[in-house]
Context: one part of a larger RNA
Molecule: small-subunit ribosomal RNA, 5' domain
Organism: Chloroflexota bacterium
RNA sequence: GGAUGAACGCUGGCGGCGUGCUUAAUACAUGCAAGUCGAACGGAGACAAUAGCAAUAUUGUUUUAGUGGCGAACGGGUGAGUAACGCGUUGGUGACCUGCCCCGAAGAGAGGGAUAACAGUUCGAAAGGAUUGCUAAUACCCCAUGUGGUCAUUUGGAUUAGAUGCCUUAUGACUAAACGGAUUUAUUCGCUUCGGGAGGGGCCUGCGUCCCAUCAGCUAGUUGGUAGGGUAAUGGCCUACCAAGGCGAUGACGGGUAGGGGACCUGAGAGGGUGGCCCCCCACAAUGGAACUGAAACACGGUCCAUACACCUACGGGUGGCAGCAGUAGGGAAUAUUGGUUAAUCUGCGAAAGCGGGAACCAGCAACGCCGCGUGCACGAUGAAGGCCUUCGGGUUGUAAAGUGCUUUUUGAGAGGAUGAGGAAGGACAGUACUUUCAGAAUAAGCUUCGGCUAACUACGUGCCAGCAGCCGCGGUAAAACGUAGGAAGCGAGCGUUAUCC
Numbered sequence: 001g002g003a004u005g006a007a008c009g010c011u012g013g014c015g016g017c018g019u020g021c022u023u024a025a026u027a028c029a030u031g032c033a034a035g036u037c038g039a040a041c042g043g044a045g046a047c048a049a050u051a052g053c054a055a056u057a058u059u060g061u062u063u064u065a066g067u068g069g070c071g072a073a074c075g076g077g078u079g080a081g082u083a084a085c086g087c088g089u090u091g092g093u094g095a096c097c098u099g100c101c102c103c104g105a106a107g108a109g110a111g112g113g114a115u116a117a118c119a120g121u122u123c124g125a126a127a128g129g130a131u132u133g134c135u136a137a138u139a140c141c142c143c144a145u146g147u148g149g150u151c152a153u154u155u156g157g158a159u160u161a162g163a164u165g166c167c168u169u170a171u172g173a174c175u176a177a178a179c180g181g182a183u184u185u186a187u188u189c190g191c192u193u194c195g196g197g198a199g200g201g202g203c204c205u206g207c208g209u210c211c212c213a214u215c216a217g218c219u220a221g222u223u224g225g226u227a228g229g230g231u232a233a234u235g236g237c238c239u240a241c242c243a244a245g246g247c248g249a250u251g252a253c254g255g256g257u258a259g260g261g262g263a264c265c266u267g268a269g270a271g272g273g274u275g276g277c278c279c280c281c282c283a284c285a286a287u288g289g290a291a292c293u294g295a296a297a298c299a300c301g302g303u304c305c306a307u308a309c310a311c312c313u314a315c316g317g318g319u320g321g322c323a324g325c326a327g328u329a330g331g332g333a334a335u336a337u338u339g340g341u342u343a344a345u346c347u348g349c350g351a352a353a354g355c356g357g358g359a360a361c362c363a364g365c366a367a368c369g370c371c372g373c374g375u376g377c378a379c380g381a382u383g384a385a386g387g388c389c390u391u392c393g394g395g396u397u398g399u400a401a402a403g404u405g406c407u408u409u410u411u412g413a414g415a416g417g418a419u420g421a422g423g424a425a426g427g428a429c430a431g432u433a434c435u436u437u438c439a440g441a442a443u444a445a446g447c448u449u450c451g452g453c454u455a456a457c458u459a460c461g462u463g464c465c466a467g468c469a470g471c472c473g474c475g476g477u478a479a480a481a482c483g484u485a486g487g488a489a490g491c492g493a494g495c496g497u498u499a500u501c502c
Base pairs, nucleotide, nucleotide: 001502002501003500004499006498007497008496009495010494013373014372015371016370017369018368019366020365021331026329027328028327030326031325032324035070036069037068040067041066043064044063045062046061047060048059049058050057051056077284078283079282086209087208088207089206091204092203093202096201097200098199101197102196103195104194105193106192107191109143111141112140118133119132120131121130122129123128148175149174150173151172152171153170156167157166180189181188182187210256211255212254217247218246219245222244223243224242225241226240227239228238229237259281260280261279262278263274264273265272266271286307287306288305289304290303309320310319311318312317337363339362340361341360345359346357347356348355349354376406377405378404379403386397387396388395389394411439412438413437414436415435416434420429446491447490448489449488450487451472452471453470457486458485459484460483461482467474468473
């Protein structure tokens, strides 16, 4: 000198764009953050129409507790753990999976038994159950068909470093489904099996990836083999048996620290430092463990168990998890609103209308940062008054002020008023941006420094005191170094200080 997610002191007019718990991965009141589908299903309620004296029946519209489907594994947060195939990069998968989406081939025949809702009975303070009876489905189950697929035996072949896994012949066994929904009867949305694709993921691998040797030896599922289990899949991943191996000064093992990268800061570069915002990957969801469902989780707002903590209780028993968005307490030098809207983007569900989304877009707060603008402009000497200095002549503040003329960025008031929504309507932001009229210099300047480094000097006070200080050093009676005043220098809505990095 540059830089910062900064803080502190003094000061503070406006706008644009960003950024904002670095500490306690501490504890959390309250609200919201994941729903949707009635065009899968049976009910229940409301309204209307028709028929009827009425009870009621039929039809239509509408609402939806339950069954069922899809979603809830995304999006959002945090960085505790992790020195690791975690991440980055290069390859491999001849060892693999893939819902929704796209392309292609083939199919959807015949049956069955339940169950929630509901209605009883009943236990409990509650949370929540128990039991009897009834009922539906695109819920569940069985049989058939088998283009296909899987498995077993079997024939041949290609490629390759290597075929048990690829292609292929034959036989056998096993294995699907919802003639469902809508309908204007044209169709469309779905269902099942298989092949391919896209996108996504799992696993393996070469290389790279902090400090300590005052850590030198470490290791029994340890290293390898055989067989089996397990997985979508390879593998000591697991088990049994067999062998005795495996790693290590090219730093094993141990300890400390730490999420990694793209990037960011600095520097001429080489390097050094950092990993906040944004993007990619990983890990975590009070702490520890476990599985279930599912295409995918060992699952932040799912389940079960244990622990700690907190809350409710009729003392028998229950309930909870903000490292989602706001917000509270605490900690701290320190970090914001319990705001608005689905208008746009994106996303879940739905045939659609649409519904939902603290994702997102906006607004609020903060000079926290960067950038831009303003706080007037011109003239004005008898160089006014006042202040300060003085050799008492004067000098300086200083064209500075006053005064005269002008302008209106900004400010205030009034009027108009968007783009963002590409075809009719539909805008949270927002009566915002912007345009225009009027008023009037009006509404707007500070901070630090002045011994040298280092731009800027005098007076008074103080008297090794009070104090200053980044270094050298100032202060003990004439202090340009302390304090005050006048003047000056620098930067300017900021200026200084502190902390950290180069």